[in-house]
Context: one part of a larger RNA
């Protein structure tokens, strides 16, 4: 000097309290454990693993088994030799392969015969390719966490034999080591704040694919002619600074008010200090060192990752009447569309098919927004609740849904009447609650990312539980 304490003073955080809504129980979906397999690849591991890596496991992916093949090699360079590339058949096989036809002769240079060069393909011998083999406790790069916590240091200088101290401690104040006052300290630096981006307010510009206030027209649809007001799209700029009043205060500041869309960091995101945990990741990439080299490495079929007496984590749907069930009727935003969205219009109960118009999209489409609303039923029950299982019979996507897709129609109709102990999220346009869209993607979404619509209840308060920050104290810790 630290770290620690069931030591003490302040202080903060959905930390507790006050609310609200879950989770634990129930079926399923989905990740792990552990059984089991020929093999169920591989990692992730208390907070900081577990719908994690995986933003897309039916073959590919695929790293695993089993099996049948290869052995300068799927791949890169250097290469005697031969051939244009390519393009198309046939025989056997599970294919990988094997063997065997046909078709075909480009480009540059050139003495235009001959030859030579690029590129591409065969391909003897060897150097070397290959390895998702091992070490994340040898490494880089990128993460997670403590934590968006307010700390973290440095130069001078002065104290102290020295370790080190002082500044960075104090009294106030802040979300903040934020500022302000005092002071052997005076400045500085990495953090905090602010500068970037979304939202909210209003001004100029601009006006089509968006928009329609006034005129005309109208097939009544901003359809049209027109119009630049308004919406709104997108560029620039205004606005917010405790400026201004009052009150406290030395002061930094707090608290009230006014005007304002917006008020005290206006709400959100990006943004993460020194470090810590020999975290995580050698299976993204890269890399030291070891290892394998007719195999630990390459091609292919078929299997497996999807197994299932159990245990857990996340979740989705429910146990109903503030609700199901049917029939009318309303309002989004933010996104993707060419090997693609696909209007319309015909068939199909329907998943869908068949023909098809616009649209590389403020212009067509996906697109029905759903909760809401009105009406109508059902009448409290394992039910018209609830949909799991299963039998049938079908769409679709793909070479090909047995093993192992999602999706329809019929029929079947389990658990489940609100969850023990225990736990977890939320403080406002939030929580709950209802759709809607993207990435991956052929085809699969209850997982992730985002948009949006209704839209709540509490917060007395810091005793206490957990984390944290400063000061101080004790200490047999290192």
């Nucleotide at each position: 000097a630290g770290a620690c304490g069931g030591g003490g003073a302040c202080c903060c955080g959905c930390a507790c309290a006050a609310g609200u809504g879950g989770u634990g129980g129930a079926g399923c979906a989905u990740g792990u454990g552990g059984u089991u397999u020929a093999a169920u690849u591989c990692g992730a591991a208390g907070a900081u693993a577990c719908g994690c890596g995986a933003a897309g496991a039916a073959c590919c992916u695929u790293a695993c088994c089993u099996g049948g093949c290869c052995u300068u090699g799927a791949c890169a360079u250097u290469g005697a030799a031969g051939g244009a590339a390519c393009c198309u058949g046939g025989u056997a096989g599970a294919g990988a392969u094997a063997c065997u036809g046909g078709g075909g002769u480009g480009c540059c240079c050139u003495u235009u015969u001959a030859g030579g060069g690029a590129g591409c393909c065969u391909g003897a011998a060897a150097a070397c390719a290959g390895g998702u083999g091992c070490u994340g406790c040898a490494c880089g790069g990128c993460u997670g966490u403590c934590g968006u916590c307010a700390g973290c240091u440095c130069g001078u200088g002065u104290c102290g034999u020295g370790a080190g101290a002082u500044g960075u401690u104090g009294g106030g104040u802040u979300a903040a080591g934020u500022c302000c006052c005092g002071c052997a300290a005076c400045g500085a630096g990495c953090g905090c704040a602010a500068c970037c981006c979304u939202c909210g307010u209003g001004a100029c510009u601009a006006g089509u694919u968006a928009c329609u206030a006034a005129c005309g027209g109208u097939u009544a649809g901003g359809c049209c002619g027109a119009g630049g007001a308004c919406u709104c799209u997108a560029g620039u700029c205004a606005g917010a600074c405790u400026g201004c009043c009052u009150u406290c205060g030395c002061a930094a500041g707090g608290a009230g008010g006014a005007g304002g869309a917006a008020g005290g960091u206006g709400a959100g995101g990006a943004c993460g200090a020194c470090g810590u945990c020999a975290a995580g990741u050698c299976a993204u990439c890269a890399u030291g060192g070891c290892c394998c080299u007719u195999a630990u490495g390459c091609c292919c079929a078929g299997g497996g990752c999807u197994a299932c007496a159990c245990a857990c984590g996340u979740g989705c749907u429910a146990c109903a009447a503030u609700g199901g069930c049917c029939g009318g009727u309303a309002c989004a935003a933010a996104g993707g569309g060419c090997a693609g969205c696909g209007a319309c219009a015909c068939c199909g109960c329907g998943a869908g098919g068949u023909g098809a118009a616009g649209c590389a999209a403020a212009u067509c489409c996906c697109a029905a927004a759903a909760a809401g609303c009105c009406g109508g039923u059902c009448u409290c029950a394992g039910u018209u609740c609830g949909g799991a299982u299963c039998g049938g019979a079908g769409u679709c996507u793909g070479c090909a849904a047995c093993u192992c897709g999602a999706c329809u129609c019929c029929g079947u109709g389990a658990a489940g009447g609100u969850g023990g102990a225990a736990u977890c999220g939320c403080u406002a346009g939030u929580a709950a609650u209802c759709c809607c869209g993207g990435a991956u993607c052929a085809g699969c979404a209850u997982g992730c990312c985002g948009g949006g619509g209704u839209g709540a209840a509490u917060a007395c308060g810091u005793u206490c539980c957990c984390g944290g920050g400063c000061c101080u104290u004790g200490u047999a810790c290192a």
The part of an RNA shown here (small-subunit ribosomal RNA, 3' major domain) has 478 nucleotides and comes from an uncultured Campylobacterota bacterium. Model confidence (mean pLDDT): 84 of 100. The full RNA is in RNAcentral, with records from ENA and SILVA.